A computed fold for a 73-nucleotide RNA from a Patescibacteria group bacterium, annotated as transfer RNA. Model confidence (mean pLDDT): 80 of 100. It matches the Rfam family "tRNA". Rfam links the family to the GO term triplet codon-amino acid adaptor activity.
RNA sequence: GGGCCUGUGGCGCAAUUGGUAGCGCAUCACAUUUGCAAUGUGGAGGUUGUGGGUUCGAGUCCCACCAGGUCCA
Numbered sequence: 001g002g003g004c005c006u007g008u009g010g011c012g013c014a015a016u017u018g019g020u021a022g023c024g025c026a027u028c029a030c031a032u033u034u035g036c037a038a039u040g041u042g043g044a045g046g047u048u049g050u051g052g053g054u055u056c057g058a059g060u061c062c063c064a065c066c067a068g069g070u071c072c073a
Base pairs, nucleotide, nucleotide: 001072002071003070004069005068006067007066010025011024012023013022019056027043028042029041030040031039049065050064051063052062053061
């Protein structure tokens, strides 16, 4: 320098061929307990890496860039 893959709550991951962004763990409150843990119920937490484009509508399609991984030179 070139090819490919990945980027989504604090962490690990989903989201059918474009149609309301969810799950587990963690966290907070409450219940249960003498207390803790475990368990149960509920809540909060996301500009989907950045910037543009297409579209009535983009996590998803297109372009550029950034970061990480991998292969070639």